[in-house]
Order: sequence, then C1' cells, then structure tokens
RNA sequence: CCGCGCUAAGCGGGGAGUUAGCGGCGCCCUGAACCUGCAAUCCGCUACAGCAGGGCCGAAUCCCCGCCCUGAGGUCCGCCUCUGUGGGGCAGCCUUUGUUAAGGAGCGUUGAUACCCGGGUCCCGUGCAACCGGCCUCCGUGAACCAUGUCAGGGCCGGAAGGCAGCAGCAUUAAACGGCUGAGCGGGUGUGCCGCGGGGCUGCCCGGGAGUAGCCACCUGACAGAACAGCGCCCAUGGGGAGCGUUAUCGAGGGGCGGGUGCGCGG
Repeated sequence: CCGCGCUAAGCGGGGAGUUAGCGGCGCCCUGAACCUGCAAUCCGCUACAGCAGGGCCGAAUCCCCGCCCUGAGGUCCGCCUCUGUGGGGCAGCCUUUGUUAAGGAGCGUUGAUACCCGGGUCCCGUGCAACCGGCCUCCGUGAACCAUGUCAGGGCCGGAAGGCAGCAGCAUUAAACGGCUGAGCGGGUGUGCCGCGGGGCUGCCCGGGAGUAGCCACCUGACAGAACAGCGCCCAUGGGGAGCGUUAUCGAGGGGCGGGUGCGCGG
C1' cells in the first nucleotide's frame, strides 16, 4: 500500500416553552431524515444526562473536533397601532365666572358715556278720600209679679171723717231685639294715577342743562379663574395586531480551511 472480516461512532439537528438541569413526547423552523414500545394531571435520566428491543452502515466524500463566511427561523428590547383596568384637573374639547375690546353686529352728531340739577321709585309721620265695623242720634217692638204713673172692681185700718197697699186694664219706659240715616264721636286698613312735612339713595327710570365722541359686550378672538374623569393628555399596568430595526442572543442548513479516530487475519 492492497484485500477480507469486525468494532467505536453514525442513521438528524435547532428554537421557544417546561425543568434544579439534560433529553424526549406536543408546537414551530430546517429537511436526504431506520423500525417498534413509553409519555403534559407527563415519560426517561443526572454532566458520558431519554430508556428498552430490533435493523442498516461502518474507519472515512461518509464518524469526531476547531476556525472563517453565509444563514431559514425563534426569543429579548425598542418603535407603530387597537383595546381593557386603576389613578391624575392638566396647555385642549365640553360647562361656567370675571377682565379685555382686535374683528363682526347693534346704539350714538335727530347728541353716546361720564358730569351737574330737578322729580319719581324706597322709608317715617300726617291730612284728605274710600271702605269696614262700634258708639251716639232717630223710629218700631218690648215686663203675669220682682219697672213707673193712673189705678175700675175688690181688700186692709178706722166709730166716722178719711187713710194705706194695690191686681187687671190703659199709658210710658229699662234691658234686649230690629230698622234707618250720617250732620256727630272715636277706632281700624293687603285701599288711593290725591296732598303736606321729614329722611335716605345716587342703583334704576323720567325730564332738563352744559359739552363733544364714544357706548355696549350679542358672536368670533385674547387673558385669568373655577368645575368636570365623557373624549383628549399624563402616569402605572394587562391583552391583541402588523411590520421595521441601530439592539442583544440562540441558531438548523450551506460553503471554505485545518486537524483527529481503531482491532484482527492474509498478501
């Protein structure tokens, strides 16, 4: 060096997740991906980290290791967007108050605002009027007896003359009841286009004066304050979606370079 037989290795790997950790079953990626059994309320193990049984290939293009390039895909982070929950009155929307007066509307030289004068509106007292009821005046009715006058009859006293009390009747009247009027007296009032006196206030209204150009705040705007958790905004936190990335990390697969790994027999 060649031939034959055999053995180690190999016959998939990776990501997230789970786990003290490793591998598997399930999901996803890659992809030429032996068979059977076990397994998410899990299965098998312990750094040589699936186990058990069977099969194929087999020491090299094929098994193992290192470095470089590329790289499917996953995860983390950031950005975007939709949405749930809790909190915050914060430069916004919405509500409200005050100020301002740039623009619009309105009023104003037939004279605005401000100023001055007078009156009213407001309060107190009072007069008058109106109304209400009372007293009084006037009229009527009005007492079995306990009101008055007159008192027939009758009664009582008296020898008599005479005297006394007194019912009915008649007349009158008190209380009371009713009516009428207002010329009187005093009281009251949810009254008055009424009068007088005093006070008060310049807020409003009316009138007048003098004077000359503004007044107002309805709409828009500006400024300040208040309120409000419906929207927006801010803070915290949860869920969903689609992509992007300067991030970080794992990384199948592909390419290149270098290295490593047996045993027996025969020639």